Small-subunit ribosomal RNA, 3' major domain from an uncultured bacterium, 484 nucleotides, folded computationally. RNAcentral holds the full RNA, with entries from ENA and SILVA. Model confidence (mean pLDDT): 85 of 100. It matches the Rfam family "Bacterial small subunit ribosomal RNA".
[in-house]
Context: one part of a larger RNA
RNA sequence: UGACGGGGGCCCGCACAAGCGGUGGAGUAUGUGGUUUAAUUCGACGCAACGCGAAGAACCUUACCUGGGCUUGACAUGCUGGUGGUAGGGAGUCGAAAGACGAACGACCCCGUAAGGGGAGCCAGCACAGGUGCUGCAUGGCUGUCGUCAGCUCGUGCCGUGAGGUGUUGGGUUAAGUCCCGCAACGAGCGCAACCCCUGUCUGCAGUUGCCAGCCCCGCGCAAGCGGGGGGAACUCUGCGGAGACUGCCCGGGAUGACCGGGAGGAAGGUGGGGAUGACGUCAAGUCCUCAUGGCCCUUACGUCCAGGGCUACACACGUACUACAAUGGCCGUUCACAGCGGGAUGCAAGACCGCAAGGUGGAGCAGAUCCCCAAAAGCGGCCUCAGUUCAGAUUGUCGUCUGCAACUCGACGGCAUGAAGUUGGAAUCGCUAGUAAUCGCGUAUCAGCAGGUCGCGGUGAAUACGUUCCCGGGCCUUGUACA
Numbered sequence: 001u002g003a004c005g006g007g008g009g010c011c012c013g014c015a016c017a018a019g020c021g022g023u024g025g026a027g028u029a030u031g032u033g034g035u036u037u038a039a040u041u042c043g044a045c046g047c048a049a050c051g052c053g054a055a056g057a058a059c060c061u062u063a064c065c066u067g068g069g070c071u072u073g074a075c076a077u078g079c080u081g082g083u084g085g086u087a088g089g090g091a092g093u094c095g096a097a098a099g100a101c102g103a104a105c106g107a108c109c110c111c112g113u114a115a116g117g118g119g120a121g122c123c124a125g126c127a128c129a130g131g132u133g134c135u136g137c138a139u140g141g142c143u144g145u146c147g148u149c150a151g152c153u154c155g156u157g158c159c160g161u162g163a164g165g166u167g168u169u170g171g172g173u174u175a176a177g178u179c180c181c182g183c184a185a186c187g188a189g190c191g192c193a194a195c196c197c198c199u200g201u202c203u204g205c206a207g208u209u210g211c212c213a214g215c216c217c218c219g220c221g222c223a224a225g226c227g228g229g230g231g232g233a234a235c236u237c238u239g240c241g242g243a244g245a246c247u248g249c250c251c252g253g254g255a256u257g258a259c260c261g262g263g264a265g266g267a268a269g270g271u272g273g274g275g276a277u278g279a280c281g282u283c284a285a286g287u288c289c290u291c292a293u294g295g296c297c298c299u300u301a302c303g304u305c306c307a308g309g310g311c312u313a314c315a316c317a318c319g320u321a322c323u324a325c326a327a328u329g330g331c332c333g334u335u336c337a338c339a340g341c342g343g344g345a346u347g348c349a350a351g352a353c354c355g356c357a358a359g360g361u362g363g364a365g366c367a368g369a370u371c372c373c374c375a376a377a378a379g380c381g382g383c384c385u386c387a388g389u390u391c392a393g394a395u396u397g398u399c400g401u402c403u404g405c406a407a408c409u410c411g412a413c414g415g416c417a418u419g420a421a422g423u424u425g426g427a428a429u430c431g432c433u434a435g436u437a438a439u440c441g442c443g444u445a446u447c448a449g450c451a452g453g454u455c456g457c458g459g460u461g462a463a464u465a466c467g468u469u470c471c472c473g474g475g476c477c478u479u480g481u482a483c484a
Base pairs, nucleotide, nucleotide: 001484002483003481004480005479007478008477009476010475011474012473013472015468016467019432020431021430022429023428026323027322028321029320030319031318032317033316034314035313042053043052064309065308066307067306068305069304070303073128077127078126079125080124081123082122083121088105092101093100094099108119109118110117111116130298131297133296134295135294139292140291141287142286143285144283146281151190152189153188154187155186156185157166158165159164170181171180172179196275197274198273199272201243202242203241204240205239206238207237211232212231215230216229217228218227219226220225246269249263250262251261252260253259325425329384330383331382332381333380334379342373343372344371347366348365352361353360354359391422396417397416398415399414400413401412402411438460439459440458441457442456443455
């Protein structure tokens, strides 16, 4: 100087408390351990591994296993020699394919009149290619974490023999090393904040595919109104600019300061809400299987091609989820409402028709504010009456649909039948402070197909916070230490 303490002081954080909903029990999905296996490829392991790399394992992917092939190679560059029935081409044979053998047919460019020479291609050979083989404890790059925590340092000066200290400590204050005051310090840098994006209010400009208040016309209708055409720029919206919030104003407190409490006006008030943004460093943290790369290793194989299998196994154990155990519910009807983010061309697909349905036929429209994908919970009416049930839906049988060369191992979905465990979950444990939790559906990426996962979007929409004694993590000062 640090680190540590079941030392002290001060202060934060869904850290506790106060609340709401879960996990831990059940079934299933998914990841992992273990076991099994010819193989069940590899990595990730407290927080910070375990719906993680996987934003898509039937083949492919694929790195694993079994078997069958190739050997200058699936891919790159260079050198030497050869080659016109050469390169190409492949009937046909063997074969699971890969691959091997192989009949017809059969070229090109440059120099040159020609002979011939050179090139491309091919063959042989050489140099090399290739390796998801090892080492993340040799590395770059990227990432996680403490932690969006308020810290980490430097120059000069001063103090100390020195390590080092001071500054950065102190008194206040803040979300903040934020600011004020003081001070042997005076300044500065990386962080904080602000500048950036979205959202909330107003406004200018611009109106097509978007909008329709008032006005006119036409059609339907008894009417309310509906549809269409003019037209309009008000409104909504879309897009580009601008304004607005700064403790600016008032009162009180405070050192007259920083700042704090209250108030006015305002769409918004003291960082308005959300995002992006992650200091010096820590964990020899993670990644040699994204990529790059030192060293080591393989070279008729640890390279490479192919078929099939495996990654999907199953006595078990754990993590993360989904669905439930019901009446704030289930089922049927009413067809009775209302979004936003997005996506759409070997694509999204309307109306219509067929099918109980998955889906099929067909194809209007749309490179899309125009067309399509496209809502649910809620509301209203009826049935069920507390039961393993009209709860729950696992499992199994069977018949189908779709994608795809192909759904046996091993896809998703539909119909009928079957109806398991489960009656709120021990010890323990997680999330959340507001448009949040809870709950309801929708969309995207990946993708032929496959979503209970992920990333986003909107609808409905709470309860509680006395307080900081305690648990956990962290910041500053101080104290002890036989630790570095």